Transfer RNA from Xenopus laevis, 74 nucleotides, folded computationally. The sequence is in RNAcentral, with records from Rfam. Its Rfam family is "tRNA". From the family's description: Transfer RNA (tRNA) molecules are approximately 80 nucleotides in length. Its mean pLDDT, the model's own confidence on a scale to 100, is 80.
[in-house]
RNA sequence: GGCGCUGUGGCUUAGUUGGUUAAAGUGCCUGUUUUGUAAACAGGAGAUCUUGAGUUCGACUCUUAGCAGUGACU
Numbered sequence: 001g002g003c004g005c006u007g008u009g010g011c012u013u014a015g016u017u018g019g020u021u022a023a024a025g026u027g028c029c030u031g032u033u034u035u036g037u038a039a040a041c042a043g044g045a046g047a048u049c050u051u052g053a054g055u056u057c058g059a060c061u062c063u064u065a066g067c068a069g070u071g072a073c074u
Base pairs, nucleotide, nucleotide: 001073003071004070005069006068007067010026011025012024013023019057028044029043030042031041032040050066051065052064053063054062
């Protein structure tokens, strides 16, 4: 340098043949329980889905241009 893939709570992922509330595990906070901690149980907070633009009645999802990471090639 040209060609692909990935980007979603703190972390790891699901959700993408466009459509009503973005789901789960783990972590965090509170409570119950315990002499206390852990575990268990119950509840709660936390995301405008990497950025801009476009298409559409409607975009995490489609198109496009960037950014970051990654793979193999030269």